[in-house]
Context: one part of a larger RNA
RNA sequence: GGCGUCUGGGGGAUGCCUUGGCACACACAGGCGAUGAAGGACGUAGCACGCUGCGAUAAGCUGCGGUGAGGGGCGAGCACCCUUUGACCCGCAGAUCUCCGAAUCGGGAAACCGAGACCGCAAGGUCUAUCUGUCCCUGAAUACAUAGGGGAGAGAGGCAAACGCGGGGAACUGAAACAUCUCAGUACCCGUAGGAAAGGACAUCAAUUGAGACUCCGUUAGUAGUGGCGAGCGAACGCGGACCAGGCCAGUACGUCUUCUCUAAAAACCGGAACGACUUGGAAAAGUCGGCCAUAGCGGGUGAUAGCCCCGUACGGGUAAAAAGGAGAAGGCGUCUCGAGUAAGGCGGGACACGUGAAAUCCUGUCUGAAGAUGGGGGGACCACCCUCCAAGCCUAAGUACUCGUGUGUGACCGAUAGCGAACUAGUACCGUGAGGGAAAGGUGAAAAGCACCCCGGCGAGGGGAGUGAAAGAGACCUGAAACCGGACGCCU
Numbered sequence: 001g002g003c004g005u006c007u008g009g010g011g012g013a014u015g016c017c018u019u020g021g022c023a024c025a026c027a028c029a030g031g032c033g034a035u036g037a038a039g040g041a042c043g044u045a046g047c048a049c050g051c052u053g054c055g056a057u058a059a060g061c062u063g064c065g066g067u068g069a070g071g072g073g074c075g076a077g078c079a080c081c082c083u084u085u086g087a088c089c090c091g092c093a094g095a096u097c098u099c100c101g102a103a104u105c106g107g108g109a110a111a112c113c114g115a116g117a118c119c120g121c122a123a124g125g126u127c128u129a130u131c132u133g134u135c136c137c138u139g140a141a142u143a144c145a146u147a148g149g150g151g152a153g154a155g156a157g158g159c160a161a162a163c164g165c166g167g168g169g170a171a172c173u174g175a176a177a178c179a180u181c182u183c184a185g186u187a188c189c190c191g192u193a194g195g196a197a198a199g200g201a202c203a204u205c206a207a208u209u210g211a212g213a214c215u216c217c218g219u220u221a222g223u224a225g226u227g228g229c230g231a232g233c234g235a236a237c238g239c240g241g242a243c244c245a246g247g248c249c250a251g252u253a254c255g256u257c258u259u260c261u262c263u264a265a266a267a268a269c270c271g272g273a274a275c276g277a278c279u280u281g282g283a284a285a286a287g288u289c290g291g292c293c294a295u296a297g298c299g300g301g302u303g304a305u306a307g308c309c310c311c312g313u314a315c316g317g318g319u320a321a322a323a324a325g326g327a328g329a330a331g332g333c334g335u336c337u338c339g340a341g342u343a344a345g346g347c348g349g350g351a352c353a354c355g356u357g358a359a360a361u362c363c364u365g366u367c368u369g370a371a372g373a374u375g376g377g378g379g380g381a382c383c384a385c386c387c388u389c390c391a392a393g394c395c396u397a398a399g400u401a402c403u404c405g406u407g408u409g410u411g412a413c414c415g416a417u418a419g420c421g422a423a424c425u426a427g428u429a430c431c432g433u434g435a436g437g438g439a440a441a442g443g444u445g446a447a448a449a450g451c452a453c454c455c456c457g458g459c460g461a462g463g464g465g466a467g468u469g470a471a472a473g474a475g476a477c478c479u480g481a482a483a484c485c486g487g488a489c490g491c492c493u
Stems, first nucleotide, its partner, number of pairs: 001492009015478001016443002020414002022411007029403002031159002039100003042055003046078002049075003061094006070082003105114003115128005130156003134152005163194001164192005174181001178228001204211002215242005225233002246395003249339001253335011269317003275290005291308002293297001299311003344368008354380001375390005430437002450477001453465004
């Protein structure tokens, strides 16, 4: 030095576990905000660093309700307090609520700086932004007026995951290059709304029979078409379903607001059946024996696996005020009359599955411009006949889309390199001027009983005894694989 066996160190795989995730179902909610939001800064405890809560009334104040013996949030502390005269905790309703932030008195490098007016003895309090519409006052050039100025009172503003509608609107890419075309009216930007939005009550389709608003799904159908007839794009009629609802434009209506009356549901929470012995064991819920309940044998916990030990579960009960919903009544306010610069046409574009095409239909930048139900539109150029409908006004539930969020439940979903980035001080630490990027990190034990005391050592680190414990080869931790590094023994060189 090698090989083998044994025994350690190191390391943290594996197994088991789960407080956290993921997905879905049902129900709810679908908004918050000048009565100052979302989100923050700074404070706030006897001692107080982080988180949580709260706001100078600051881990809290008040009322009502519930509960009933402990409590003073979490991270294992001390001290001192509170509490059956009902604390803590839970529910409902209120009070307070610094500063920044739409931030709104002005400014500003957010959480800071500086004002004015009024009230008040003071401490202090209130008001003072902009835009829109209404009303009042005032008021030029310029007579009436208007613009402008001032004021009152009302509304708006900002935030929020996706879903909606509208206004704008790419390119990579594909066409095996590329320009029409495609990607795609997608991404993205802007406006704006609702719990849904949009659409909607035929100037629609159909085809010689007829249907009967709109929306969504299946089918028709990758059909008919369209297309450098390339790549591709791609209907409708009809049929089957989901859901169904029709109304209004001067009045017995509709919408909205206020007041009054009536009314369902709803919180915390409460009741809630039935088991013992022996054996093994550290521990019984295990095993054995013998019982019991069940509208409850879902689930969780308890020193191992518990229907009957605990929390629960089935089932049953409970609820004030306020808010909100629904119905009714009264009052106030608003709603302008059947659709002309419209239909249609020319030119230029766009939308229609349809790229200008034989191109109907719809929209309109521009120029023209009717008819008046004895009328007008459509039926894919156009004309006739025929059929059908009535534009240029308005409203309309349901079926449909989505999930930032709440509750309950489920899983041939994950189980700590998985599952959300985050099971833990996580959008933290850290990186970046910034936009932004973005971790690692779970497990002693049933119970801290977390090793008193002694010894070595530097009043160390670490270790050896002793003690606790079922176990310390559970001691800062479950299990503890491999790489890698030792020790002992045997053999070989």
RNAcentral holds the full RNA, with entries from ENA. A computed fold for a 493-nucleotide part of an RNA from Rhizomicrobium sp., annotated as large-subunit ribosomal RNA, domain I. Its Rfam family is "Bacterial large subunit ribosomal RNA". The source organism's lineage runs through Bacteria, Alphaproteobacteria, Micropepsales, Micropepsaceae and Rhizomicrobium.